The RNA shown here (c-di-GMP-I-GGC riboswitch aptamer) has 85 nucleotides and comes from an uncultured bacterium. Rfam family: c-di-GMP-I-GGC riboswitch aptamer. Its family is annotated with cyclic-di-GMP binding in the Gene Ontology.
């Protein structure tokens, strides 16, 4: 420095169900256990999704603000084992 076929040691937790918050997308705690080598960590860009608001209206749409989501991509930083140079 580059990789993830395979090795220890171990770590996380999708659905789905209880329990709690939250308009709402979602959050958090317990059971679970798809599945993940960054599924650790940062909303920085972008997508996506929720909620107001004004416009315009039957809806669509697109602007603007406020959220959410790292298990949607890209980005930045950290880092265990194995190989390989």
């Nucleotide at each position: 420095c580059a990789u993830g076929u395979c090795c220890a040691a171990g770590g996380c937790a999708a659905a789905c169900c209880c329990g709690u918050u939250g308009c709402a997308a979602g959050g958090c705690g317990g059971g679970g256990g798809c599945g993940c080598a960054a599924a650790g960590c940062c909303a920085c860009a972008g997508g996506u999704c929720u909620c107001g608001c004004a416009g315009u209206u039957u809806u669509c749409c697109g602007g603007c603000g406020a959220g959410a989501u790292g298990g949607c991509u890209g980005g930045g930083u950290u880092g265990c084992c194995g190989u390989g140079a």